Context: one part of a larger RNA
RNA sequence: CGAAGGAUAUUUGAAGGAAGCUGUACCUCGUACGAGAGGAUUGGUACGGACAAACCUAUGGUGCACCAGUUGUUCCGCCAGGAGCAUGGCUGGGUAGCUACGUUUGGAGAGAUAAGCACUGAAGGCAUCUAAGUGCUAAGCUUUACCUAAGAUAAGAUAUCCCAAUUUCUUCGGAAAUAAGAAGCCCUCUUAAAGAUUAUAAGGUUGAUAGGCCAGAGGUGUAAGCAUAGCAAUAUGUUCAGCCGACUGGUACUAAUAGGGCGUUCGG
Numbered sequence: 001c002g003a004a005g006g007a008u009a010u011u012u013g014a015a016g017g018a019a020g021c022u023g024u025a026c027c028u029c030g031u032a033c034g035a036g037a038g039g040a041u042u043g044g045u046a047c048g049g050a051c052a053a054a055c056c057u058a059u060g061g062u063g064c065a066c067c068a069g070u071u072g073u074u075c076c077g078c079c080a081g082g083a084g085c086a087u088g089g090c091u092g093g094g095u096a097g098c099u100a101c102g103u104u105u106g107g108a109g110a111g112a113u114a115a116g117c118a119c120u121g122a123a124g125g126c127a128u129c130u131a132a133g134u135g136c137u138a139a140g141c142u143u144u145a146c147c148u149a150a151g152a153u154a155a156g157a158u159a160u161c162c163c164a165a166u167u168u169c170u171u172c173g174g175a176a177a178u179a180a181g182a183a184g185c186c187c188u189c190u191u192a193a194a195g196a197u198u199a200u201a202a203g204g205u206u207g208a209u210a211g212g213c214c215a216g217a218g219g220u221g222u223a224a225g226c227a228u229a230g231c232a233a234u235a236u237g238u239u240c241a242g243c244c245g246a247c248u249g250g251u252a253c254u255a256a257u258a259g260g261g262c263g264u265u266c267g268g
Base pairs, nucleotide, nucleotide: 001151005162006161007160008159009158010157011156015148016147017146021049022048023047024046025045026044027043033038051106052105053104054103055102059100060099061098062097066093067092068091069090070089071086072085073084074083075082076081109143110142111141116136117135118134119133163267165178166177167176168175169174180264184262185261186260187259188204189203190202191201192200209255210254211253212251213250214249215248216247218244219243220242225238226237227236228235229234
């Protein structure tokens, strides 16, 4: 820009894409078969491998603004307690998120067929799968199921919402001026389940969108100070303490204030 008014939702599915794999064991059955050795077809069941998708409850990994321990050194006047630097100094753990080594799920079915195997059956008194007619059968074909999808220009469908001003002139078709600006959307702002930007999604006081605060979960592992015991290192008590990033619920304390713009008048 188009889709013959504008808009918000929900959709149909032409077409396209992705997928399509396979093993072992058990029952049927030590049966059919076979002198024996051996050993099925068929049908059913269970457990796997590889591959793919989604996810993070559990198991692990990571987790550079979380917690603790600790070495050297500088500084905070000293002690105590801390801070900086040393690969996050090193070490032990670890929430959310992300993730696999983890969890869940998937490759089912149907139809018409190919080669092939057949039934009935003539031409051709027989025979013959074929000439008429009728079956079975493939990782292939068409569908089903999954994803995208109406720029599918043949541009689809459904539901809902919005738009009816005055004056003047007129060749009665309309034109001009003024006034008003719908539904909805954007700018802008707070943001994250999103993210390079954009877009998408949640919100903007009729508000829980982010921060703060409160409570909880969860992590670390029992803070500092004081007291007691000990010459002291240290230990014990106060104390499952103290601290705490992303998680959950709540709470307008702070910031989303105020404002601007697009979009028209019933539709060739």
A computed fold for a 268-nucleotide part of an RNA from a Nitrospiraceae bacterium, annotated as large-subunit ribosomal RNA, domain VI. Lineage of the source: Bacteria > Nitrospirota > Nitrospiria > Nitrospirales > Nitrospiraceae. The coordinates come from a structure-prediction model, not an experiment, and the mean pLDDT is 87. The full RNA is in RNAcentral, with records from ENA.